Large-subunit ribosomal RNA, domain IV from a metagenome, 327 nucleotides, folded computationally.

Context: one part of a larger RNA
RNA sequence: CUCUCGUUAAGGAACUAGGCAAAUUGACCCCGUAACUUCGGGAGAAGGGGUGCCCUCGCAAGGGGGCCGCAGUGACAAGCGCUGAGCGACUGUUUAACAAAAACACAGGUCUCUGCUAAGGAGAAAUCCUAGGUAUAGGGGCUGACACCUGCCCAAUGCCAGAAGGUUAAUGGGAGAGGUCAUCCGUAAGGUGCAGCCUUGAACUGAAGCCCUGGUGAAUGGCGGCCGUAACUAUAACGGUCCUAAGGUAGCGAAAUUCCUAGUCGGGUAAGUUCCGACCUGCACGAAAGGUGUAACGACUUAGCGACUGUCUCAACGAGAGGCUCG
Numbered sequence: 001c002u003c004u005c006g007u008u009a010a011g012g013a014a015c016u017a018g019g020c021a022a023a024u025u026g027a028c029c030c031c032g033u034a035a036c037u038u039c040g041g042g043a044g045a046a047g048g049g050g051u052g053c054c055c056u057c058g059c060a061a062g063g064g065g066g067c068c069g070c071a072g073u074g075a076c077a078a079g080c081g082c083u084g085a086g087c088g089a090c091u092g093u094u095u096a097a098c099a100a101a102a103a104c105a106c107a108g109g110u111c112u113c114u115g116c117u118a119a120g121g122a123g124a125a126a127u128c129c130u131a132g133g134u135a136u137a138g139g140g141g142c143u144g145a146c147a148c149c150u151g152c153c154c155a156a157u158g159c160c161a162g163a164a165g166g167u168u169a170a171u172g173g174g175a176g177a178g179g180u181c182a183u184c185c186g187u188a189a190g191g192u193g194c195a196g197c198c199u200u201g202a203a204c205u206g207a208a209g210c211c212c213u214g215g216u217g218a219a220u221g222g223c224g225g226c227c228g229u230a231a232c233u234a235u236a237a238c239g240g241u242c243c244u245a246a247g248g249u250a251g252c253g254a255a256a257u258u259c260c261u262a263g264u265c266g267g268g269u270a271a272g273u274u275c276c277g278a279c280c281u282g283c284a285c286g287a288a289a290g291g292u293g294u295a296a297c298g299a300c301u302u303a304g305c306g307a308c309u310g311u312c313u314c315a316a317c318g319a320g321a322g323g324c325u326c327g
Base pairs, nucleotide, nucleotide: 001322002321003320004319005318006317007316008315010313011312014311019308027051028050029049030048031047036041038145052067053066054065055064056063057062080306081305082304083303084302085301086300087298088297092104093103108143109142110141111140112139113138114137120129121128122127146293147292148291149290151223152222153221156220157219158216159215160214161213162212165211166210167209172204176200177199178198179197180196184191185190224242225241226240227239228238251285252282263279264278265277266276267275
């Protein structure tokens, strides 16, 4: 010096990103216990007191009797507590070996597919799973207890339904065209061109799809701008105008979302970029990629209070094991 421990004056988080680590609390009995609440909880809330020895009864818990001048001990194994806020309802699950969470799951909600040789899935197939199940069932998507709710837009994209018309493949069809060539004409070159064969090939026929007509948002998604106006000022219930498929409703809001920003006001502190309560000017919340609340729960995140302490002011001493030397 390092590691693992022990103790510490006065102070008591001044340490630090952060009370990290340590300390405090702790067993049993008695008293007592708030807001809130889904009436179960919250709750071991919080907070306070007790614990000896001897005899005796009793299985025990405990009861009865007695002892103690003063102080201490009495169980030494086992919770620190409280408050505000965020997120997620909860118990669960997860990155085996840097992440345990606000992520995943969840019961519940909803949409959609599926009538059984089901839909869906594995396989080249046989076949199998689903399921020896049958719509109170099974698959898929989204949401995520519960409470109150879930607004407007179907123009675009998707999906569903429809079938009059348009478009449209192979196929069927074969009008017509071309090549070859018998024959005939020609002195010749060449011309003509039957049958057959070969090559092309118009009209017409022709399903789904698309165009088209409707529907559909807990489908993919979207949910405006400018100008003016009230008897101080300011603001604008009101009006005008342009555009749109429709212009963001309820609720919430500097928020896990707010750039400007340490917004402004209030609270807490001597002092608070964090925190809590408001305001609304929402750069860029918003309703199942759910909105707003919510008792309980959480090795979650954040702010504070009490208690406590070598975290610190500021370091000291001690124990053990290493380190160093020799063997």